[in-house]
């Protein structure tokens, strides 16, 4: 140097038909129990890595950069 994939909540992830931002876990409150733990129920938490472009509209199409990870030299 060069191909290729990732990159969304505190963590590990899902969302490729372009329109609703979501799951377990964890976190707070509450039933529940003398008490913890399990367990139900509700809640709070997110510049979806950064910057630009298309579009009526971008996590999602493109281009640029950063940063991991593989893979060739």
């Nucleotide at each position: 140097g060069g191909g290729u994939g990732c990159a969304u909540a505190g963590c590990u992830c899902a969302g490729u038909u372009g329109g609703g931002a979501g799951a377990g876990c964890g976190c707070g409150a509450c039933a529940a129990u003398c008490g913890c733990a399990c367990u139900g129920u509700c809640g709070a938490g997110g510049u979806c890595c950064g910057g630009g472009g298309u579009u009526c509209a971008a996590a999602u199409c493109c281009c640029c950069g950063u940063g991991c990870a593989u893979c060739c030299a």
This is a predicted structure of a 73-nucleotide RNA (transfer RNA) from uncultured Oscillochloris sp. The sequence was found in a public genome assembly. The coordinates come from a structure-prediction model, not an experiment, and the mean pLDDT is 82. It matches the Rfam family "tRNA". The family's RNA type in Rfam is transfer RNA.